[in-house]
Context: one part of a larger RNA
Molecule: small-subunit ribosomal RNA, 3' major domain
Organism: uncultured bacterium
RNA sequence: AGACGGGAGCUCGCACAAGUGGUGGAGCAUGUGGUUUAAUUCGAUGAUAAGCGGGGAACCUUACCAGGUCUAGACAUCAUUCUGCAAGCCUUUGGAAACAUUGGCCGCCUUAGAGGGUGAAUGACAGGUGAUGCACGGUUGUCGUCAGCUCGUGCCGUGAGGUGUUCCGUUAAGUCGGGAAACGAGCGCAACCCUCAUCGUCAGUUACAAGUGUCUGUCGAGACUGCCCGGGUUAACCGGGAGGAAGGAGAGGAUGACGUCAAAUCAGCGUGUUCCUAGACGACCUGGGCUACACACGUGCUACAAUGGGAUGGACAACGGGUUGCUACAUCGCAAGAUCAAGCUAAUCCCUUAAACCAUUCCUCAGUUCGGAUAGAAGGCUGCAACUCGCCUUCUUGAAGCUGGAAUCACUAGUAAUCGCGGAUCAGCCUCGCCGCGGUGAAUACGUUCUCGAGCUUUGUACU
Numbered sequence: 001a002g003a004c005g006g007g008a009g010c011u012c013g014c015a016c017a018a019g020u021g022g023u024g025g026a027g028c029a030u031g032u033g034g035u036u037u038a039a040u041u042c043g044a045u046g047a048u049a050a051g052c053g054g055g056g057a058a059c060c061u062u063a064c065c066a067g068g069u070c071u072a073g074a075c076a077u078c079a080u081u082c083u084g085c086a087a088g089c090c091u092u093u094g095g096a097a098a099c100a101u102u103g104g105c106c107g108c109c110u111u112a113g114a115g116g117g118u119g120a121a122u123g124a125c126a127g128g129u130g131a132u133g134c135a136c137g138g139u140u141g142u143c144g145u146c147a148g149c150u151c152g153u154g155c156c157g158u159g160a161g162g163u164g165u166u167c168c169g170u171u172a173a174g175u176c177g178g179g180a181a182a183c184g185a186g187c188g189c190a191a192c193c194c195u196c197a198u199c200g201u202c203a204g205u206u207a208c209a210a211g212u213g214u215c216u217g218u219c220g221a222g223a224c225u226g227c228c229c230g231g232g233u234u235a236a237c238c239g240g241g242a243g244g245a246a247g248g249a250g251a252g253g254a255u256g257a258c259g260u261c262a263a264a265u266c267a268g269c270g271u272g273u274u275c276c277u278a279g280a281c282g283a284c285c286u287g288g289g290c291u292a293c294a295c296a297c298g299u300g301c302u303a304c305a306a307u308g309g310g311a312u313g314g315a316c317a318a319c320g321g322g323u324u325g326c327u328a329c330a331u332c333g334c335a336a337g338a339u340c341a342a343g344c345u346a347a348u349c350c351c352u353u354a355a356a357c358c359a360u361u362c363c364u365c366a367g368u369u370c371g372g373a374u375a376g377a378a379g380g381c382u383g384c385a386a387c388u389c390g391c392c393u394u395c396u397u398g399a400a401g402c403u404g405g406a407a408u409c410a411c412u413a414g415u416a417a418u419c420g421c422g423g424a425u426c427a428g429c430c431u432c433g434c435c436g437c438g439g440u441g442a443a444u445a446c447g448u449u450c451u452c453g454a455g456c457u458u459u460g461u462a463c464u
Stems, first nucleotide, its partner, number of pairs: 001464002003461003007458007015448002019411005026302008034293002042053002064288007073125001077124006088105003093100002108116002127276002130274003136270002138265003141261001143259001148187006154163003167178003193253004198221003202217003208211001224247001227241005304404001308363007320351003325344002330339003370401001375396007417440007
């Protein structure tokens, strides 16, 4: 100087407390461990792994396994030699396919040296999701959006080093003010950027019944403790008030200092070293596996009902997506869906009826008109192909479950809770996941003793 303390002081954070809703019990979905397996590919493992990489495992993907095959190779550049006029399309035979093989069609550009392209041989080489994240780049998590981390010169100290950065106030903040052997500066903080809330100008198509308006977009205004009162050191600032759409950082986002964990990733990519290279750790194909199942854990969904469930009728969004696409209307079907077919390269057409909600009515506390697992049958869709292993519809079946032990999680306002809608991926889909959007819309915070984490100062130390 640090680090640590079941030392001290001050301070902060949904950290506790005060509240609301969950998880832990049930069924299912999903990930992981374990076990099993020919294989159940690999990675991630307290916080910081476990609905994570994977934002789509039937084939493909695919890296794993079994079997069948290839060897200058599925992919790249080049050299030498040779063949031949291609390539492509159709086709015969064997085969699970890869692949091997038969016949035919068409037979190019430039030239007669050859080249492009195809095939063969040889050689430089290709290839590897093989190993090492403890050789690395790049990227990421975390402490933590915590307020810290440093430098130049000066001064102090024999020196390591200190000072500045401590102190007194104050702030969300090393934010600002005062003081002070310090004076300044840098990376962080804040601001500059984006979205939302109010008003105005301008422009309006495809939006709106007309037009000074709604809406869409552009450019501006507006908030600065500016004004008033009180406190404070006359300061920074704090408490209250006026005006205002908004008030003291207006709300949210993006933005992550020096560093920590030899944290994560060689399987996104790049890359050093090392290993394999013909019975291959390379490459192709078929089938299987990644979907197994005494069990254990994580994350979710649906419930256990009357603040509810069923039926009929009625109302109100926003964000998005669409030409190999979104698909209206009409007809058929109980339905999933099918047929026909208009519009739309989209503020024009379509996805697109939002649901919770409101009105009327049935159910009357029951394992039920709750709950929907599981199972049988009949269908629909995608796709070469739904057996292993897809989704959806209808009828029937109707399991566990009557609010969950110890323990544990999230949240402070348009938040929690609750309700539906859209998108990426995508032929289809296991999406109850993820990323967004709007509708309805609470309770509580006395306070900082305690739990956890953190900041500053100080103290102790046999640790560095």